[in-house]
Context: one part of a larger RNA
RNA sequence: UGACGGGGGCCCGCACAAGCAGCGGAGCGUGCGGUUUAAUUCGAAGUUACGCGAAGAACCUUACCAGGGCUUGACAUGGCAUCGACCGGCGAUGAAAGUCGUCUUCCCUUCGGGGCGGUGUCACAGAUGCUGCAUGGCUGUCGUCAGCUCGUGCCGUGAGGUGUUGGGUUAAGUCCCGCAACGAGCGCAACCCUCGCCGUGUGUUGAAUUUUUCACACGGGACUGCCCGGAGCAACCGGGAGGAAGGCGGGGAUGACGUCAAGUCAGCAUGGCCCUUACGUCUAGGGCUACACACGUACUACAAUGGUGGGUACAGAGGGCAGCAAAGCCGCGAGGCCAAGCCAAUCCCAAAAAACCCAUCUCAGUCCGGAUUGCAGUCUGCAACUCGACUGCAUGAAGCUGGAAUCGCUAGUAAUCCCGGAUCAGCAUGCCGGGGUGAAUACGUUCCCGGGCCUUGUACA
Repeated sequence: UGACGGGGGCCCGCACAAGCAGCGGAGCGUGCGGUUUAAUUCGAAGUUACGCGAAGAACCUUACCAGGGCUUGACAUGGCAUCGACCGGCGAUGAAAGUCGUCUUCCCUUCGGGGCGGUGUCACAGAUGCUGCAUGGCUGUCGUCAGCUCGUGCCGUGAGGUGUUGGGUUAAGUCCCGCAACGAGCGCAACCCUCGCCGUGUGUUGAAUUUUUCACACGGGACUGCCCGGAGCAACCGGGAGGAAGGCGGGGAUGACGUCAAGUCAGCAUGGCCCUUACGUCUAGGGCUACACACGUACUACAAUGGUGGGUACAGAGGGCAGCAAAGCCGCGAGGCCAAGCCAAUCCCAAAAAACCCAUCUCAGUCCGGAUUGCAGUCUGCAACUCGACUGCAUGAAGCUGGAAUCGCUAGUAAUCCCGGAUCAGCAUGCCGGGGUGAAUACGUUCCCGGGCCUUGUACA
């Protein structure tokens, strides 16, 4: 000087407390461990691994396994030799890849050669093989925590200190006052985007006409500016007026010096090491989907604030040409047929759902719950056996609110209800977004966890 303390003081944070809804019990989805396996490819490991890399494993992907093949190679550049176009067609064998055979067939030329392609050969290619403890780049985390430093000066033999400590104040090393310090940098804040109010301009496809709504663009508006009180009459704090909005208005983007030899050699790049008729490469099939178990994370429930039937409203944000598809017809339905419109503020996906109204069920393992299984189908796709999603009929399991323990959330939040998108042929209960309905509670900081500042002890560095 740091780090640490079941030392002290001050102060923060959904950290506790106060509340609401969960998880832990059930069924199922998904990831992980374990076990199994020819293979169940690899990575991620307390917080900061476990719906994570995966924003799409039937083939492909694919890195794994057992087979069948190739060896200048699936891919790049160059040298030498040699042949000829390339493309394309046919036959045999085969699961395919491949192997064997066969048909047709070059261009330019200064005649030296050149272009393109095949074969042979040599340099080389290739490797998701190893090392993230050799690395770049990128990322997680402490933490959006308020800190981390520098120049000059001053103090100290020196390490170093001072500044940055102190008194107030703040979300903040934010600001004020004081002070051997005076300044400055990276952070904080502001500048950026978005939502909320107003004005101006424009008006397509939006507004049924106008006021208006809507859309886009540009501007205005909030600054403790005004009033009262408190305070060193400083920073600032409490209350009030006006205002769409008030003391950082809500949300986002933004992550200081550094920490964890944190993560990634499998995104990419890259040093070294290793393989080179194989640790490369092609191929058909299997596996990544296994299942006595164990954990994480979601979904659906256990019902009456509910289930079911009928009626009837109200969104926002998106996507659409190898696409979205209306209407009509067929089908109980998934869907099919036909087909208008739309490169989309025009047309379509599209119905929003919960809510509301009427009816019914009457506490029952039930008209709750939907797992499981049987049969029959639909769709995508070369192909749904291993191993897709969906539909109809039948079947109806566990489950009556979940032990110890444990998570999230402070407002348009939690809870709850639908909608869209990326990936994608098909395949979300995941992810990313959108809106609808819309709470309860916070006395307080003793305690648990994490953190900031000062101080103290230390046999630790």